[in-house]
The RNA shown here (transfer RNA) has 74 nucleotides and comes from a Rhodothermales bacterium. Its mean pLDDT, the model's own confidence on a scale to 100, is 80. The sequence was found in a public genome assembly. Its Rfam family is "tRNA". It is annotated as a transfer RNA.
This record gives sequence, C1' cells and structure tokens, in this order.
RNA sequence: GGGCCAGUAGCUCAACUGGAGAGAGCAUCGGCCUUCUAAGCCGACGGUUCCAGGUUCGAGUCCUGGCUGGCCUG
Repeated sequence: GGGCCAGUAGCUCAACUGGAGAGAGCAUCGGCCUUCUAAGCCGACGGUUCCAGGUUCGAGUCCUGGCUGGCCUG
C1' cells in the first nucleotide's frame, strides 16, 4: 500500500434481510426478604447508535468519504 471485519447504555452484546416510542444481561440506585451481609425477587436510572454527508415517507440497518481498533496479505 491492498483486502476483510468490528464500532449501539459504565461493561459484554442484541435489534430476525429499512417500519411503532432502540432492548437484554452485568454494574449502579431504591424497595421486599434477612438479626446484618450475601444470594434471590420487584422496580428505577442510564443512548449525539464513532463522525460528516447522501438515498428514502421512514436509516442502528442501505450508499459515499473520514476516524479508531483487530485480522490477513504484497
């Protein structure tokens, strides 16, 4: 230099081939339970979906360019 993959909540990942108001687990906080803690149960909080454009009635998803990381390769 070339090719491929990934980037979504504090962390690990979904989102079924474009369609409601983007979810789950863990973590955090509150409650129940317990003599207390842990475990368990219930609830809450938490998102510029890496960035900038484009297509579309509608984009996490498609297209273009860029950034970061990983792998392969001259």